This is a predicted structure of a 359-nucleotide part of an RNA (large-subunit ribosomal RNA, domain IV) from a Deltaproteobacteria bacterium. Its mean pLDDT, the model's own confidence on a scale to 100, is 88. Rfam family: Bacterial large subunit ribosomal RNA.
[in-house]
Context: one part of a larger RNA
RNA sequence: CCCUGGUUAAGGAACUCGGCAAAUUGACACCGUAACUUCGGAAGAAGGUGUGCCCGCCGUGGUGAUGUUCCUGCGGACGGAGCUGUGGUGGGUCGCAGUGAUCAGGGGGUAGUGACUGUUUACCAAAAACACAGGGCCCUGCUAAGUCGCAAGACGACGUAUAGAGCCUGACGCCUGCCCGGUGCCGGAAGGUUAAGGGGACCCGUUAGCUUGUUUCGACAGGCAAAGCGGGGAACCGAAGCCCCGGUAAACGGCGGCCGUAACUAUAACGGUCCUAAGGUAGCGAAAUUCCUUGUCGGGUAAGUUCCGACCUGCACGAAUGGCGUAACAACUUCCCCGCUGUCUCGACCAGGGACUCA
Numbered sequence: 001c002c003c004u005g006g007u008u009a010a011g012g013a014a015c016u017c018g019g020c021a022a023a024u025u026g027a028c029a030c031c032g033u034a035a036c037u038u039c040g041g042a043a044g045a046a047g048g049u050g051u052g053c054c055c056g057c058c059g060u061g062g063u064g065a066u067g068u069u070c071c072u073g074c075g076g077a078c079g080g081a082g083c084u085g086u087g088g089u090g091g092g093u094c095g096c097a098g099u100g101a102u103c104a105g106g107g108g109g110u111a112g113u114g115a116c117u118g119u120u121u122a123c124c125a126a127a128a129a130c131a132c133a134g135g136g137c138c139c140u141g142c143u144a145a146g147u148c149g150c151a152a153g154a155c156g157a158c159g160u161a162u163a164g165a166g167c168c169u170g171a172c173g174c175c176u177g178c179c180c181g182g183u184g185c186c187g188g189a190a191g192g193u194u195a196a197g198g199g200g201a202c203c204c205g206u207u208a209g210c211u212u213g214u215u216u217c218g219a220c221a222g223g224c225a226a227a228g229c230g231g232g233g234a235a236c237c238g239a240a241g242c243c244c245c246g247g248u249a250a251a252c253g254g255c256g257g258c259c260g261u262a263a264c265u266a267u268a269a270c271g272g273u274c275c276u277a278a279g280g281u282a283g284c285g286a287a288a289u290u291c292c293u294u295g296u297c298g299g300g301u302a303a304g305u306u307c308c309g310a311c312c313u314g315c316a317c318g319a320a321u322g323g324c325g326u327a328a329c330a331a332c333u334u335c336c337c338c339g340c341u342g343u344c345u346c347g348a349c350c351a352g353g354g355a356c357u358c359a
Stems, first nucleotide, its partner, number of pairs: 001354008010345002014343001019340001027051005036041001038171001052093012067078004094098001106338004111333002113330002118130002134169004139164002146155003172325004177255003182252002184248005191243003197237002202232005209224006256274005283317001284314001295311005
């Protein structure tokens, strides 16, 4: 010096990102317990008092003798001694201390988030993330939809719409506004567009044959060309889809600008104008969201970039990518208070084990 324990004057969070760590509290009995609340809770709220040993008395539980009696059976009844357990009460007594050692909640207030018990990154994250009952949309009539497989086949399900699949939301309470122009989905089928395929006008190649020229009569060089075969090919007939017409937002999503106006000022219920599919309703709001910002005011402190309550100028909240509340719950996060302490002022000492030296 390090580790693990123990003690510590005065102060008591001044430590620190933060009371991290430690300390406090602690058992049992009794008294007594607030706001709030979904009436269950919150509650062990909080806060108090008692606890050893000895003696007496009282209550009560277990066992049940001697005895008395009915009686003859290994019988019944009365009775309550002794022993023993437990509770209460009165008195006494010892110590600093009586759950005498050990084991054994610190408490309260406030706000955020998530309703809750659960689940999770096996080996740095346990959470406000996931799940969850509850709510909603949509698909699926049974050889179901959906899923796995090339297939056979299987799951779904030996189920049948109070069922099964997918997606979103997330107890409960009060609620969930406007926009269908874009994208998606659903419905429609008149018109436009549109593939393979059908269709073949027409064109081309090949060639029997015909024909012109030359000829050594064997043929050679040209022209035209049927049928067949082959190649190309317009009009026209061709679905769904797309265009088009409607619906649909607890589908993906979206939810304005400028100017003026009231008998102080300020502000603007009011008016004008431009644009849009429609211009953000309720509720909330410097918020897990606020840049400017330590916004402003109030509270708490001697002093408060945090915290709580307000205000609203919302850079850039907002309604199932749910909005706002909410008792209970949480090894969650924020701030404050009481208690308590070596966290600190600021150190010190003790014990054991290392480190170090020697063997």